[in-house]
The RNA shown here (Bacterial RNase P class A) has 382 nucleotides and comes from a Sandaracinaceae bacterium. The source organism's lineage runs through Bacteria, Pseudomonadati, Polyangia, Polyangiales and Sandaracinaceae. Model confidence (mean pLDDT): 75 of 100. It was read from a public genome assembly, where an Rfam model found it. Its Rfam family is "Bacterial RNase P class A". It is annotated as a ribozyme. Rfam's curators write: Ribonuclease P (RNase P) is a ubiquitous endoribonuclease, found in archaea, bacteria and eukarya as well as chloroplasts and mitochondria.
RNA sequence: CGGAGCGGCCCAGGUGGUCGCCGGCUCGCCUCCGGGCGAGCGGGAGGAAAGUCCGAGCUCCACAGGGCAGGAUGCCAGCUAACGGCUGGUAGGGGUGACCCUCAGGAAAGUGCCACAGAGAGUAGACCGCCGCGGCGCGCGAGCCCCGCGGUAAGGGUGAAAGGGUGAGGUAAGAGCUCACCGGGCCGGCGGUGACGUCGGUCGCACGGCAAACCCCAUCCGGAGCAAGACCGAAUAGGGAAGCGUUCGAGGGCGGCCCGCCCGAGCUUCUGGGUUGUGUCGCUCGAGAUGCGCGGCAACGCGCAUCCUAGAUGAAUGAUCACCGCCCGCGACCCCGGCGACGGACGCGGGAACAGAACUCGGCUUAUGGUCCCUCCGACCC
Numbered sequence: 001c002g003g004a005g006c007g008g009c010c011c012a013g014g015u016g017g018u019c020g021c022c023g024g025c026u027c028g029c030c031u032c033c034g035g036g037c038g039a040g041c042g043g044g045a046g047g048a049a050a051g052u053c054c055g056a057g058c059u060c061c062a063c064a065g066g067g068c069a070g071g072a073u074g075c076c077a078g079c080u081a082a083c084g085g086c087u088g089g090u091a092g093g094g095g096u097g098a099c100c101c102u103c104a105g106g107a108a109a110g111u112g113c114c115a116c117a118g119a120g121a122g123u124a125g126a127c128c129g130c131c132g133c134g135g136c137g138c139g140c141g142a143g144c145c146c147c148g149c150g151g152u153a154a155g156g157g158u159g160a161a162a163g164g165g166u167g168a169g170g171u172a173a174g175a176g177c178u179c180a181c182c183g184g185g186c187c188g189g190c191g192g193u194g195a196c197g198u199c200g201g202u203c204g205c206a207c208g209g210c211a212a213a214c215c216c217c218a219u220c221c222g223g224a225g226c227a228a229g230a231c232c233g234a235a236u237a238g239g240g241a242a243g244c245g246u247u248c249g250a251g252g253g254c255g256g257c258c259c260g261c262c263c264g265a266g267c268u269u270c271u272g273g274g275u276u277g278u279g280u281c282g283c284u285c286g287a288g289a290u291g292c293g294c295g296g297c298a299a300c301g302c303g304c305a306u307c308c309u310a311g312a313u314g315a316a317u318g319a320u321c322a323c324c325g326c327c328c329g330c331g332a333c334c335c336c337g338g339c340g341a342c343g344g345a346c347g348c349g350g351g352a353a354c355a356g357a358a359c360u361c362g363g364c365u366u367a368u369g370g371u372c373c374c375u376c377c378g379a380c381c382c
Stems, first nucleotide, its partner, number of pairs: 001378005007372004013324007021044002024041007046354001050365002053363005058225004065259004070221005075089005090104001091102004105216002110214002112210003127156002129152007137144002164182006183205001184203008229281003232277001239271006251263004288307008326351006335344003
């Protein structure tokens, strides 16, 4: 200097002038008492406000009980209001490395699947080869060709995968048939809260893979959402017609379904008339923000102090001018720093992203400009 890894930070340019927008407070004037007008003061988007993927608060509805169905999660320990989130570990995997990734329960409960190729794909399997025996033939002979019957999973071949691996012994040839080491199952000791690690013994090996196939196990789960919902105003009043029904039970409730239970005398449809706000609240003080201290490896927790920080609804938070600043590319010397590679300054040209609250929080994911600490790898210089 370049590339990379990790973790932070930045109201994501600043100041001033002019013209505006949203909502608040104070004062003055007017008022039909609802409010209106004017002046001044201070406030006014984000790190993701986004996607709406999880989890909560809050609101309304539902909620005797049982069963079935459905959904989510899935190594261990912790954190948290909660989570499918976060932190720290374990195991497996990737990278030269800093470091990173994991949809990581169960395949000896059962069912199912394993394409193509291949003899055989899960009760293994003789296609080629190897070995033995028998038969016909050939050859002087050693032996060879062909056929048949057996043995064999060492070797070849197929495949993503061929029923432990390597080596030695053994054998007609072979084979955990036997042995050593590795792998695996079971048992035990030790360490650890635990996942797990490690050591020893034992068993010739039983358990191929797939649960992102059904399924099994464990844990958790009522529904809808601020267009929730509440208040005021207005209305639901009352009238007419038709149908069904009152123990031969209409209709309704238990908000996935069923059993079962409960309520039950009214219910449904049509029709004429009247009425229907650019209303108020919910709405922003909250698992709140900032700073310091303490505990913890950390996520996080505790204590003290200080602060109040948008609440719109055809939906505000803007436009413009000047100066300064920031970033990128290029640039032979001169200037500054350095032994040098190079950096700075200076000049010219260009650039400034993603996006925008709508009840509120905690996360995740995605989009995106700039910058810094530490670390790793490479090149160059001394």